[in-house]
């Protein structure tokens, strides 16, 4: 300088080829025990890494841009 792959909840991660953004794990509450800790049950938590296109609609296509990794040169 050039490719190619991630960026989604506090932390790991899906998301069926564009149709209402979830699970796990942590928190917080309640149950349940003599307390705890396991179980179990319910809750908060989100501008899908920014910024614009296209669409009746975008994590999902397009352009730009920023961060991280990897090659290449």
């Nucleotide at each position: 300088g050039c490719g190619g792959c991630c960026g989604u909840a506090g932390c790991u991660c899906a998301a069926u080829u564009g149709g209402u953004a979830g699970a796990g794990u942590a928190u917080u509450g309640g149950c349940c025990u003599u307390c705890c800790a396991a179980g179990c049950c319910a809750a908060g938590g989100g501008u899908u890494g920014c910024g614009g296109g296209u669409u009746c609609g975008a994590c999902u296509c397009c352009c730009g841009u920023c961060g991280g990794c990897c090659g290449c040169u």